RNA sequence: AUAACAGCCUUCUAGGGUUCCGUUUCAAUAUAUUUUGAGAGUCUGUGACCAAGAGUAGGCGGCAUGAACAAGUUUUAUGCUACACGGAGGGAUAAAAGCCCGGGAGAU
Numbered sequence: 001a002u003a004a005c006a007g008c009c010u011u012c013u014a015g016g017g018u019u020c021c022g023u024u025u026c027a028a029u030a031u032a033u034u035u036u037g038a039g040a041g042u043c044u045g046u047g048a049c050c051a052a053g054a055g056u057a058g059g060c061g062g063c064a065u066g067a068a069c070a071a072g073u074u075u076u077a078u079g080c081u082a083c084a085c086g087g088a089g090g091g092a093u094a095a096a097a098g099c100c101c102g103g104g105a106g107a108u
Stems, first nucleotide, its partner, number of pairs: 007060004012055001015050002020047001021045001022043001023040006061081008083103001085106001089101003
């Protein structure tokens, strides 16, 4: 310097905060265990939400080898789909994060 689909989607998790729901504090109201307002995420809560290139489980796709036949951009079977240390800073969303910048900068 060149060469790869180092592919895409979904489920869940590590993790994450605080728009919403819930919980809770204060104040007012209501003759009732309600309603309204202002707070609390150092409230995660068998609510919801965001969520990993280097986490999980699948599907599709791709590649290889075979089988079938109606002979093709066909159907189908099996296998493979590896490896991967990683800041700071910035960005989005209500806000934050193993989210995005990013298989980045770097390191080996």